Predicted 3D model of a 73-nucleotide RNA (transfer RNA) from a bacterium. It was read from a public genome assembly. Rfam family: tRNA. The coordinates come from a structure-prediction model, not an experiment, and the mean pLDDT is 83.
[in-house]
RNA sequence: GGGGGAUUAGCUCAGUUGGGAGAGCACAGGCUUUGCAAGCCUGGGGUCACCGGUUCGAAUCCGGUAUCCUCCA
Numbered sequence: 001g002g003g004g005g006a007u008u009a010g011c012u013c014a015g016u017u018g019g020g021a022g023a024g025c026a027c028a029g030g031c032u033u034u035g036c037a038a039g040c041c042u043g044g045g046g047u048c049a050c051c052g053g054u055u056c057g058a059a060u061c062c063g064g065u066a067u068c069c070u071c072c073a
Base pairs, nucleotide, nucleotide: 001072002071003070004069005068006067007066010025011024012023013022019056027043028042029041030040031039049065050064051063052062053061
């Protein structure tokens, strides 16, 4: 330098008709316990990497940029 892949909550990751932003763990409160852990209930938490485009409507489609992984040279 070129090819491919990844980027969504604090962490690990789902998300196929283009129309609801989600799960587990973690965190906070409550129940339970003499207390702790475990368990159960409830809750908070998001620039869907960034910039633009298409569209009535974009995490999702298109272009570019950034970072990481991998292959080729």